[in-house]
RNA sequence: UCAUGGUAAAGCCAAACUAUCCGCAAGGAUGGGGCGGAAAGUCACGGGUCUUGUAAAGAUAGCCGGACUGCCAUG
Numbered sequence: 001u002c003a004u005g006g007u008a009a010a011g012c013c014a015a016a017c018u019a020u021c022c023g024c025a026a027g028g029a030u031g032g033g034g035c036g037g038a039a040a041g042u043c044a045c046g047g048g049u050c051u052u053g054u055a056a057a058g059a060u061a062g063c064c065g066g067a068c069u070g071c072c073a074u075g
Stems, first nucleotide, its partner, number of pairs: 002075005012037002017032006035062001041068003045065003048060005
């Protein structure tokens, strides 16, 4: 570096709920919390869903697909 895998170990992230704050809302941030996750890392590119609302804007990456990157093991 490539392929296959996530099994052991070391780590990592963190649902619901909750306190405070931001937002018209969906929802987001920080703290607690731990349902789960081999990309539950990043990206709104395609689809879906949601919000405001009637035409556009926004949200969702832990909805599906895709792209890029990463840890470990085996060959």

A computed fold for a 75-nucleotide RNA from a Desulfobacterales bacterium, annotated as c-di-GMP-I riboswitch aptamer. The prediction has a mean pLDDT of 85. The model forms 94% of the base pairs in the Rfam consensus. It was read from a public genome assembly, where an Rfam model found it. Taxonomically the source falls in Desulfobacterales (Bacteria, Pseudomonadati, Thermodesulfobacteriota, Desulfobacteria).